This is a predicted structure of a 101-nucleotide RNA (Guanidine-I riboswitch aptamer) from Sporomusa acidovorans DSM 3132. Model confidence (mean pLDDT): 80 of 100. The sequence is in RNAcentral, with records from Rfam. Taxonomically the source falls in Sporomusa acidovorans (Bacteria, Selenomonadales, Sporomusaceae, Sporomusa). Rfam family: Guanidine-I riboswitch aptamer. On this family, see Barrick et al., Proc Natl Acad Sci U S A 2004: "New RNA motifs suggest an expanded scope for riboswitches in bacterial genetic control". Gene Ontology term of the family: regulation of gene expression. About the family: This family represents a conserved RNA structure found upstream of the ykkC and yxkD genes in Bacillus subtilis and related genes in other bacteria. The function of this family is unclear although it has been suggested that it may function to switch on efflux pumps and detoxification systems in response to harmful environmental molecules.
RNA sequence: GAGUUUGUUUUCUAGGGUUCCGCAGUUUAGAACUGGCAGGUCCGAGAGAAGACACACAGUGCAGUCCACUGUGUACACGGAAGGAUAAAAGCCUGGGAGAU
Numbered sequence: 001g002a003g004u005u006u007g008u009u010u011u012c013u014a015g016g017g018u019u020c021c022g023c024a025g026u027u028u029a030g031a032a033c034u035g036g037c038a039g040g041u042c043c044g045a046g047a048g049a050a051g052a053c054a055c056a057c058a059g060u061g062c063a064g065u066c067c068a069c070u071g072u073g074u075a076c077a078c079g080g081a082a083g084g085a086u087a088a089a090a091g092c093c094u095g096g097g098a099g100a101u
Base pairs, nucleotide, nucleotide: 007053008052009051010050011049012048015043016042020040021039022037023035024034025033026032027031054074055073056072057071058070059069060068061067076096078099082094083093084092
């Protein structure tokens, strides 16, 4: 000094707050306001989980290509501060970034 790439997506979880609902309180009797409450909705992981698709390899079916099915694999990953979105916050986004090794 250099170090590319890290497949897509769904459902969840850790976690997160307070739009809506519920709950508690106050004013009061219509609702409003306050409170994040071990609640529901909601947000939610590159470095959490599972699944699907995709890709690679192998096998089986087929005379053979295509194709179908089955199996295996898709590794590793320490990490701020700050800012941004949404009602708000966050292991969300900037970001497998800066930095460290």